[in-house]
Context: one part of a larger RNA
RNA sequence: UUGGGCUUAAAGCGUCUGUAGGUGGCUUUUUCAGUUCGCCAUCAAAUCCUAGGGCUUAACCCUAGAUAAGCAGUGGAAACUACCAAGCUAGAGUACAGUAAGGGUAGAGGGAAUUUUCGAUGGAGCGGUGAAAUGCAUAGAGAUCAGAAAGAAAACCAACAGCAAAAGCACUCUGUUGGGCCAACAUUGACACUGAGAGACAAAAGCUAGGGGAGCGAAUGGGAUUAGAUACCCCAGUAGUCCUAGCCGUAAACGAUGGAUACUAGGCGCUGUGCGUAUCAACCCAUGCAAUGCUAUAGCUAACGCGUUAAGUAUCCCGCCUGGGGAGUACGUUCACAAGAAUGAAACUU
Numbered sequence: 001u002u003g004g005g006c007u008u009a010a011a012g013c014g015u016c017u018g019u020a021g022g023u024g025g026c027u028u029u030u031u032c033a034g035u036u037c038g039c040c041a042u043c044a045a046a047u048c049c050u051a052g053g054g055c056u057u058a059a060c061c062c063u064a065g066a067u068a069a070g071c072a073g074u075g076g077a078a079a080c081u082a083c084c085a086a087g088c089u090a091g092a093g094u095a096c097a098g099u100a101a102g103g104g105u106a107g108a109g110g111g112a113a114u115u116u117u118c119g120a121u122g123g124a125g126c127g128g129u130g131a132a133a134u135g136c137a138u139a140g141a142g143a144u145c146a147g148a149a150a151g152a153a154a155a156c157c158a159a160c161a162g163c164a165a166a167a168g169c170a171c172u173c174u175g176u177u178g179g180g181c182c183a184a185c186a187u188u189g190a191c192a193c194u195g196a197g198a199g200a201c202a203a204a205a206g207c208u209a210g211g212g213g214a215g216c217g218a219a220u221g222g223g224a225u226u227a228g229a230u231a232c233c234c235c236a237g238u239a240g241u242c243c244u245a246g247c248c249g250u251a252a253a254c255g256a257u258g259g260a261u262a263c264u265a266g267g268c269g270c271u272g273u274g275c276g277u278a279u280c281a282a283c284c285c286a287u288g289c290a291a292u293g294c295u296a297u298a299g300c301u302a303a304c305g306c307g308u309u310a311a312g313u314a315u316c317c318c319g320c321c322u323g324g325g326g327a328g329u330a331c332g333u334u335c336a337c338a339a340g341a342a343u344g345a346a347a348c349u350u
Base pairs, nucleotide, nucleotide: 004321005320006319008303012318014201015200016199017198021194022193023192025088026087027086028085031082033081034080035077036076037075038074039073042070049065050064051063052062053061054060091191092188093187094186098181099180103177104176105175106174107173108172109171114150115149116148117147119145120144121143125136126135162169163168206247207246208245209244210243211242215241216240220236221235222234223233258317259316260315261314262313263312266295267294268293269292271290272289273288274287299306300305323350324349325348332343333342334341335340
C1' cells in the first nucleotide's frame, strides 16, 4: 500500500466557514475524450503451457504450435460518464406573511442574601467539631432593630423543557443583531454535497496592562488527627475568581458515535407551527411538517446494546487506526511574553 476497521477493544479533527480537489437531480440534442467491439504492428531467445520426438525411464534435451496484460495505429457502436446546446422543477436559494426561544452584543434598573461600617437595646459568651483547640469577645462580641456602603451571584418558576456550529446561554427592561421553523403563492433554475491546505470561534486554568476585591479560595500560617500527616476536619488567608483591552488554543472539548442524501413495523410522550371539526376557549378529538425524549420489531453487534435522531440497508466526500512499553518522549521545525502548544521518531525491551 491492499485489505479490514474507528460508541465501549487502536482509531471521528473541539466546532464551523470555505479554496483546490473528489462526487453530483430530471428530459432532449451534439461530439466521441473515457467506455466498448473488430482489425493491425510490437512485446528477442530461453522459461511456462499444448502436441510430437530423443537419451532403457525420469529429470533433461530437440521440433512445432499456442499464449500474452500493456502501449501505439486504424475502423465502428453510442447505453452510461464527460463535452456542446436547449429546457424542466422534486435538490438548493430568494421574496412576501407569521411564529417560538436562558442565541449574540451594548446600555439601564430592581430585590433577597452575605460581609463591612455607624447608631440603639442588652450584658457573657460566641464560633467550630466525631470530640476539641487555634480564633472572636467586658476596649462590649454573638443576638435583635434601624441607617449606610461594596462586590459577586441570580432562589422559587425549572421541565428527560428551550436556543446556539461547538464552546456555551437563565433577575427585569430597552436598543441593535444572527439563526431556525411553519403556511400559501410567486421567483431563480442544479446555483448542490463534502472539503487537503487555509481562516474564524473556542470551557476552566494560566499570562500581560489597568481597575475592582463582598463571598469563596490554590499557595502559606496556625489548631487538630496521626507512629508520622507536607492530607482529609477546623480558624485565618495571598494569587485567582469579577470588569476592560490583548495573549494562550487546550479538556473525559463526550452522544467517548464526522458531514450530506435516500430507504426500512409499530406504541407512548414533549416543544414549535398549520388545516379541519367542535358541546370547548384554562380545553377535547383526529392529522401534516419540523425539533426533542422513552419503549420496541426486522436488521446489525464480540457482547453490552443500537434500533426512522441507527451502531440497520446503500451512495459520496473528509479525518483517523495497525500489539504493549519506550512516548505524545527525544531531535528538528512552526507558533507563543512565558507556561507551553502543534507536528512527531528511533534504539532498546516485551
Molecule: small-subunit ribosomal RNA, central domain
Organism: Amphicarpaea edgeworthii